Predicted 3D model of a 75-nucleotide RNA (transfer RNA) from alpha proteobacterium SCGC AAA536-G10. Its mean pLDDT, the model's own confidence on a scale to 100, is 84.
Parts: sequence; structure tokens; C1' cells
RNA sequence: GCUGGGGUAGCUCAGGGGUAGAGCAAUUCAUUGGUAAUGAAUAGGUCGGAGGUUCAAUUCCUCUCCUCAGCACCA
Repeated sequence: GCUGGGGUAGCUCAGGGGUAGAGCAAUUCAUUGGUAAUGAAUAGGUCGGAGGUUCAAUUCCUCUCCUCAGCACCA
């Protein structure tokens, strides 16, 4: 440099045009003599960035950044 995958909650990931989700973690409550476990609830997101298409974009298109894999080139 080329090709392909990935970037979404603190962590691991799902979703893939019409209100953004799960598990774990956090906080609160219940339960216990106390803890663990369990149950209930709450909070937590510019969906990597910019632009475009659309009535509407996390989703489609373009550019770009980061990252992983493969291939190629130079030394």
C1' cells in the first nucleotide's frame, strides 16, 4: 500500500431504516443475627468522527481515525 472484519453502557457483546438492548459490574431496597446467594428497582449511551441520501439514519452511501487478520512492496 491492497483486501476483509471490528469500533454500540464501566467490561463482554447483540441489534442493523420507525422509542437503542442483554449479561456481568455499580447504586438502592427486600431477605439474614451478619455475610454470601437470591429477588425487585434505579442509574448509566453524541451507537469512533465528518458529510450525504431520506419525512426519519446506530442501520444505507462517501471520506476519515483507531484496531485485528491476510496479502504485497521497500530495506